Transfer RNA from candidate division CPR3 bacterium GWF2_35_18, 77 nucleotides, folded computationally.
It matches the Rfam family "tRNA". Rfam describes the family as follows. Transfer RNA (tRNA) molecules are approximately 80 nucleotides in length. Its family is annotated with triplet codon-amino acid adaptor activity in the Gene Ontology. Rfam classes the family as a transfer RNA.
Lineage of the source: Bacteria > Bacteria candidate phyla > candidate division CPR3.
Its mean pLDDT, the model's own confidence on a scale to 100, is 82.
RNA sequence: GGGCGAUUAGCUCAGGUGGUUAGAGCGCCAAACUGAUAAUUUGGAGGUCCAUGGUUCGAGUCCAUGAUCGCCCACCA
Numbered sequence: 001g002g003g004c005g006a007u008u009a010g011c012u013c014a015g016g017u018g019g020u021u022a023g024a025g026c027g028c029c030a031a032a033c034u035g036a037u038a039a040u041u042u043g044g045a046g047g048u049c050c051a052u053g054g055u056u057c058g059a060g061u062c063c064a065u066g067a068u069c070g071c072c073c074a075c076c077a
Stems, first nucleotide, its partner, number of pairs: 001073007010026004019057001028044005050066005
């Protein structure tokens, strides 16, 4: 330098053909239960979906550029 993939909750990840409420598990907080923990059950908090711009009536989803990470190839030494 070229190609491909990933970026969504604190962590690991879903998210169909763009459609009006953005989710799961784990973790966290509270309550119930217990003599008290753990386990279990119930409830709750937590997100401008990597950034900027574009397309569209409408974007997590499509397009462009950039950023970070990973893989492969090439080049130099």